RNA sequence: AAUUGAUAAAGGCAAACCCACUGAAAGGUGGGGACGCAAAACUAUAGGGGUUAAGGCGAAUUAUCCGCUAGACCAGCCAGUUACCGAU
Numbered sequence: 001a002a003u004u005g006a007u008a009a010a011g012g013c014a015a016a017c018c019c020a021c022u023g024a025a026a027g028g029u030g031g032g033g034a035c036g037c038a039a040a041a042c043u044a045u046a047g048g049g050g051u052u053a054a055g056g057c058g059a060a061u062u063a064u065c066c067g068c069u070a071g072a073c074c075a076g077c078c079a080g081u082u083a084c085c086g087a088u
Base pairs, nucleotide, nucleotide: 002088003087004086005085012037013036017032018031019030020029021028022027035076041081042080043079047078048077049074050073051072055069056068057067058066
């Protein structure tokens, strides 16, 4: 330096769920908690994909309804970037 994740050490992260705060929602933050993770680290106003729909537009008309829509989100979907330890 490249490939790789058998085993081991140092360790790291933390799904669901619960509580608090926040947000229109999706979601986020903190605490508890562990399903899992060898990148479950970082990147979302210029890769793909997904979530929500306040506002806007349309429809409807007596509404807390329906459809479409991202400047709101998701990195624990793929992708890109960087990195610890071990093995070869």